Description
Predicted 3D model of a 350-nucleotide part of an RNA (small-subunit ribosomal RNA, central domain) from Ectomis labriaris. RNAcentral holds the full RNA, with entries from SILVA. The coordinates come from a structure-prediction model, not an experiment, and the mean pLDDT is 87.
[in-house]
Context: one part of a larger RNA
C1' cells in the first nucleotide's frame, strides 16, 4: 500500500490567509483524452493458470487453450474531461437598516490601595490556630483636609455579546475589520479544501529605553515541625505596566479539522424581518432568518454520552494514529540573543 480509525482507549495542526494539487451547480452543442465495445498485431521457449493425456499413483513429463498488459484500427457518446454558447438555486458586488467588551490611536472620569504634608488625638497597631518577626511616645493605628503616583475598571453583568483563534469589559473623539437582516439590482460557478508557504498567536521568558501604587517568583526574617530549603505570618527584588523588537509554546479544550446537503420535536435566551392584536407606545401571540443554551425521538456509541450547534446519514479536501517504557530523549538539520522551539530515531527492556 489494502483495510481500520482519531470526544474520553494511540490519533484533529493553536488559528487564519493562500500558490500548486484534489474535488466541484445547471442547460445545449461539438470533440473523443479517460470510459465501454469489435477487429488485427505482439506478449520467444520453459514456467504460472484451465482442460486433457502418459509413467501402477504423485512429484514429473507431454498436448491444447485462455486471461492480463502494450501497440494499432473501427464504433458508441450516458458519465468524467476539453472547447463554445447560455442559466441562476452556490459564491460575490451594490442598496437600505439595526446590533455588538471586534481591532488601533488619543483624550478623559470616579471609587479604592500606597506614599507625602498638615490638623485632631493617645498607646497601642498589625498579624495568627496560637504567636512572633514588623510598625509605634522621634506620636503610630484611628479620623479630617490638601497633594503625588501607578494599576485596575464595582454595580450594569446575563450557559448575554463580539472575534478565525489567542482573546476583548469605566466613558469618549478619530481611524478601521467582520457578521446579520430585508427587498431584490447586478456579475454569472467567479466555488470548497489546501501539501509547501505566509500572517496572527495567553502566560512566562529575553533585548533596549521608560515606569513602578498594589501584588509578588527569588531572597531575608518570624513561626510550625523530628526536620520544614514548604504550607501560615512580616518584609521584599525581578516581573506584572508602557513603547519598539524577539520568543512561538499551553489541559492553545467543545480534549470534537474545514465545507455542503439531508434527518421528530419541546423549551429558554441574543440580533433582525414580517403578520395578528392593541387608539399610540410598551407588552403579547404566530411565522421566518442568523447566533447561543438546556431536554429529547430515530440513529450512532465499548459504555459514558452525542442528537438540526451530531459523535446520525452521505460526499469532497487536508492533518494525524498503529503496544508500554526508552522519549518528545539522542544525533543531524532548520529557527532563536539566550531560554529553547520545530523535525525526530535506535539499542535495550516488558
Nucleotide at each position: 500500500u489494502u483495510g481500520g480509525g482519531c470526544g474520553u482507549a494511540a490519533a484533529g495542526c493553536g488559528u487564519g490567509c493562500g500558490c500548486a494539487g484534489a474535488c466541484g451547480g445547471u442547460u445545449u452543442a461539438a470533440c473523443a483524452a479517460g470510459u465501454u465495445u469489435g477487429g488485427g498485431g505482439u506478449c520467444a521457449a520453459a514456467u504460472c493458470c484451465u482442460g486433457g493425456a502418459g509413467c501402477u499413483c504423485a512429484a514429473c513429463u507431454c498436448c491444447a487453450g485462455u486471461u492480463c498488459g502494450c501497440c494499432u484500427u473501427g464504433a458508441a457518446a450516458a458519465c468524467u474531461g476539453u472547447u463554445a454558447a447560455g442559466c441562476u438555486a452556490g459564491a460575490g458586488u451594490g442598496u437600505a437598516g439595526g446590533a455588538a467588551a471586534g481591532g488601533u490611536c488619543g483624550a478623559u472620569g470616579g471609587a479604592a490601595u500606597u506614599c507625602c504634608a498638615u490638623g485632631u488625638g493617645u498607646a497601642g497597631c498589625g498579624g495568627u490556630g496560637a504567636a512572633a518577626u514588623g510598625c509605634g511616645u522621634a506620636g503610630a493605628g484611628a479620623u479630617g483636609u490638601g497633594g503625588a503616583g501607578g494599576a485596575a475598571c464595582a454595580c450594569c453583568a446575563g450557559u448575554g455579546g463580539c472575534g478565525a483563534a489567542g482573546g476583548c469589559g469605566g466613558c469618549u473623539c478619530a481611524c478601521u475589520g467582520g457578521a446579520c437582516u430585508g427587498g431584490u439590482a447586478u456579475u454569472g460557478a467567479c466555488g470548497c479544501u489546501g501539501a509547501g508557504g505566509u500572517g496572527c498567536g495567553a502566560a512566562a521568558g529575553c533585548g533596549u529605553g521608560g515606569g513602578g501604587a498594589g501584588c509578588a517568583a527569588a531572597c531575608a526574617g518570624g513561626a510550625u515541625u523530628a526536620g520544614a530549603u514548604a504550607c501560615c505570618c512580616u518584609g521584599g527584588u525581578a516581573g506584572u505596566c508602557c513603547a519598539c523588537g524577539c520568543u512561538g509554546u499551553a489541559a492553545a479544550c467543545g480534549g470534537u479539522g474545514g465545507g455542503u446537503a439531508c434527518u421528530a420535536g419541546g423549551u429558554g435566551u441574543g440580533g433582525g424581518g414580517u403578520c395578528c392584536a392593541u387608539u399610540c407606545c410598551a407588552c403579547g401571540g404566530g411565522u421566518u432568518c442568523c447566533g447561543u443554551g438546556c431536554c429529547g425521538u430515530a440513529g450512532c456509541u465499548a459504555a459514558c454520552g452525542c442528537u438540526u450547534u451530531a459523535a446520525g446519514u452521505a460526499c469532497c479536501c487536508c492533518g494525524c494514529c498503529u503496544g508500554g517504557g526508552g522519549a518528545g530523549u539522542a544525533c543531524g538539520g532548520c529557527c532563536g540573543c539566550a531560554a529553547g522551539g520545530c523535525u525526530g530515531a535506535a539499542a535495550c527492556u516488558c